This is a predicted structure of a 111-nucleotide RNA (Guanidine-I riboswitch aptamer) from a Solirubrobacteraceae bacterium. It was read from a public genome assembly, where an Rfam model found it. Its Rfam family is "Guanidine-I riboswitch aptamer". Rfam describes the family as follows. This family represents a conserved RNA structure found upstream of the ykkC and yxkD genes in Bacillus subtilis and related genes in other bacteria. The literature on the family includes a 2004 paper in Proc Natl Acad Sci U S A by Barrick et al., "New RNA motifs suggest an expanded scope for riboswitches in bacterial genetic control".

């Protein structure tokens, strides 16, 4: 200096807004039961979105054993163990109803 790998899924949380629900306010109707329209997310909330640098559980990978087989084919089959390190980070843009620690992005940049 160059290249490759450091990966994935699910559940949750920090966080996020406002499509739906709820709630609050206003309007009008009313058979006084309910229901409709508009507005408020600087409404605690439910649905919803949600972390590379947050948590958990799996699985991939490696090692050993078992099962299958003895011509072959097939297994992300079963059990046990192991590893999964480190990680400061804009602006701007994007998706969805909208926003975000989501995506661009382990990016640009810094050390």
């Nucleotide at each position: 200096u160059c290249a490759g790998c450091c990966g994935u899924g699910c559940c949750c949380u920090a966080g996020g807004g406002u499509u739906c629900c709820g709630u609050c306010g206003c309007u009008g109707u009313u058979u006084c039961g309910a229901g409709a329209g508009c507005g408020g997310g600087c409404c605690u909330g439910g649905u919803c979105c949600g972390a590379g640098a947050g948590g958990g559980c799996a699985a991939u990978c490696c090692c050993g054993g078992c099962a299958c087989c003895a011509c072959a084919c097939a297994u992300a089959g079963c059990c046990g163990g192991g590893g999964c390190a480190c990680a400061c980070g804009g602006a701007g843009g994007g998706a969805g109803a909208a926003a975000a620690g989501c995506c661009c992005g382990g990016g640009a940049g810094a050390c």
Annotation
Its mean pLDDT, the model's own confidence on a scale to 100, is 75.